[in-house]
Order: sequence, then structure tokens, then C1' cells
RNA sequence: AAAAGAGUAGGAAAAUAGCGUUAAGGUCUGAGAGAUGGGAUGUUGCUUUCAGAAGAAAAAAUAUUGCGACUAUUUUUCGCAUCCGCUUAU
Repeated sequence: AAAAGAGUAGGAAAAUAGCGUUAAGGUCUGAGAGAUGGGAUGUUGCUUUCAGAAGAAAAAAUAUUGCGACUAUUUUUCGCAUCCGCUUAU
């Protein structure tokens, strides 16, 4: 010097274990805040606070079977725009 590659936040699917079904969790809207490849700038997305809105599938041999934009973990897969950095071989 040119080439190839890895890695964020997070998304999807499956499995397992749970939670709720006496409606939690989740969803939507507005405003604010925060963290976001190793560094800088920044986008998308994410998290969170406040305010507001809509809203549910139960059945049963009481063993369980369902249902829920539900949660956690694991696995698989997808996953940074520019510049620099990192790894590989030349």
C1' cells in the first nucleotide's frame, strides 16, 4: 500500500424454566433522560422517567390442556455509516 476478517446496542426463531389468566407483563402516543464495535462524529434501533390511550380465553379427569405483542436463560442466525484502530496473509 491494497485485500480479507472479527467485534456494539439490539432483532428473529427454537428449546427449557417461570409469570399472568382475580390481568400482571406487554402494546400505542407525547415530552425528557441515558447507554450504544477499541476511539471520534453520527444514524437506526434500544433502555428508562413522567403524562395519557386502547385492551384479553378460557376449559378441565384438578392431572393437565390452552391463551398472553408476557419474563429469564441457553442455542442458532441476523446485526454500525465515515475516519482511525485491531487480527490475518502478501
Molecule: THF (Tetrahydrofolate) riboswitch aptamer
Organism: Allofustis seminis DSM 15817